[in-house]
Context: one part of a larger RNA
Molecule: small-subunit ribosomal RNA, central domain
Organism: uncultured bacterium
This record gives sequence, C1' cells and structure tokens, in this order.
RNA sequence: CUGGGCGUAAAGCGCACGCAGGCGGUGCGGUAAGUCUGAUGUGAAAUCUCCUGGCUUAACUGGGAGGGGUCAUUGGAAACUGCCGUGCUUGAGGCGAUGAGAGGGGUGUAGAAUUCCCGGUGUAGUGGUGGAAUGCGUAGAUAUCGGGAGGAAUACCAGUGGCGAAAGCGACACCCUGGCAUUAGCCUGACGCUCAUGUGCGAAGGCGUGGGGAGCGAACGGGAUUAGAUACCCCGGUAGUCCACGCGGUAAACGAUGAAUACUAGGUGUGGGUGGAGUGAAAUCCAUCUGUGCCGAAGCAAACGCGCUAAGUAUUCCGCCUGGGGAGUACGGCCGCAAGGCUAAAACUC
Repeated sequence: CUGGGCGUAAAGCGCACGCAGGCGGUGCGGUAAGUCUGAUGUGAAAUCUCCUGGCUUAACUGGGAGGGGUCAUUGGAAACUGCCGUGCUUGAGGCGAUGAGAGGGGUGUAGAAUUCCCGGUGUAGUGGUGGAAUGCGUAGAUAUCGGGAGGAAUACCAGUGGCGAAAGCGACACCCUGGCAUUAGCCUGACGCUCAUGUGCGAAGGCGUGGGGAGCGAACGGGAUUAGAUACCCCGGUAGUCCACGCGGUAAACGAUGAAUACUAGGUGUGGGUGGAGUGAAAUCCAUCUGUGCCGAAGCAAACGCGCUAAGUAUUCCGCCUGGGGAGUACGGCCGCAAGGCUAAAACUC
C1' cells in the first nucleotide's frame, strides 16, 4: 500500500467551463501491444515449504526435492481491452415548427407611499412607550387641501408557481441576448462522460475613484430601563444601503446530499407541452414527455428517515475524511490597496 467511508457522527470544492489524464454505444474484417498458453534460457548461495540425516531434544545445522518473475527469446490462441480499416443509429449534436418563463444586459415610462420645500385652512399641542422622557411645536407644529422637488422600492396578481449552473431574479414598454420543454420527420455518424492544474461567475458586508442620498441605519449623541446597561425600548444620526467603473472572493454559498448514465411497485397535487375522447366553446377523462411537491412497495439506514428528483441496485470520473483540543492557527509561499483570502503544520495535552 491493498481498507472503510462522506444527508444529521470526521468528510461533496459555492457554481460552472474545460486542456492533460481516466473511462466510453453497436456490426464486420484485420492486427497481436495488453491478455492466455507451449517450449527454451535464466531466476547464485543463504532464506521459505516438503522429505531425510547430525549434535540426548529443540534452536542450530548437512543432504535432496519443490516453490519463487511486471524477466528474456521463440511458437501458438484471438473471446475481451487496445490499435487499424469499414459500416450502423439507439448516445451526442444539428435543421423545421410550436410553447412557457421575476433567465441576463441596456434605454425609457408609470402609479401608490415616505421625506423635504412653497401656498391655503386651522390652533395647541404633537410624537413616542409597558409607562415615560429626550425630540418637534405660538418664529404656528400635528391634522387637512393644492402645487412642486428628489431618491429608493415595485402592494394586489403571488402559488411547497416560474426561470437560472450556482450566487440569484418580481411594476410596464421597447431594443440586444442566453438557456429550456414539446413535436414529427430529415441530416451528421460516437462527434460522448468526467475532469487534477487552469479560467470564468460568485449573496451580504468591505475597499478605491467619481456621483447620488428619500427612507432605513453600524458608529456616535441624547432619553429611558437597571444594582450597573458600553444592550434590548424611544428621539436623533454618519458611513453604508443606490448608480458607474475597478478590487475583493467569503457564507448555515444548505437538499448540510459532486457530475453523468442505466435499471427498480404504486397513489396523489401542481407548472409547461403533445396526441386522443368529449363540448357550440369549455370543464372533464385517457395516454405520453418534461419540471416541481407530498405519501409510500421492494430495498437501504445506527436511528431519524430516503424511497424513479434515492440516502435503492450498478458503472465511470473528480473532490474530500481518518480521535478531541492546540487550529483552519503559526511559519513559509501565492494572491490583495487594505481588511484579509487560499494552501497548511508541530510541540504540548486529554
């Protein structure tokens, strides 16, 4: 090393693309590298196994036989793997038609609400809380009506509904653009799967430059509460939240469940499509494909539970785990403007 594992016990990279590598559908022919087999050579001695002898026995030791190989040469076999050639269509991809969608980027527009400003009406309170106070208000607030400014977010529709690889995406219109499902044929003819290194995307918060700033609101100030109150509650309020460009690269980035393929009872809801029945049109029903939920056969599981969206049965490839603490830390390296990120120990201790 050959092991066993990874939903919750340690363990699936946040997600994708993808070079190398690994693995790879089906027919025929060839080849003979892997594979199998014969012969020959070699595989020193000791060691190992068996038989047998010597020291009283054993250990030890003498003799004989056997075993022992990623070995070499040569002959043969051709199922499987590889390679070469030639086909195939079911995997994969393409063409046509149809369909659904908060998928992405940009530009513009709209209404409700908050705040502020101006004007009218109007007068003493208002606001806030468990109760209060700070605060605001006779320099006219709150309330109410009209006008205006500005920023941010889009009530209802809204749904274990939809879309996206994930992060995520929700007013409306237009422009640009990605993916998906269904359908009937046709076309290419294995073009596929996975993926170390690498590259890209990546919530919130954070950083840089410039803008913007209504509401909310770390920090901060004040009022309360309390033994105290560096909090919870209240009044204010700066960064930030918003936009453009750049950086950062983390999360309970979760389904705590890697990707792909095949197979394995059913029942029920819901989104999208197709075919058929039905109808004036529908509703509804049957079949089928695809997504998303619930309950469950077999099976699995320590249990909880999972159960055609597997945690079942199998195959391929990648990632990861190996007692707790020390520690996701130190040191070193790489990256970053910084904050920090990635990689990642040991002493010691239980």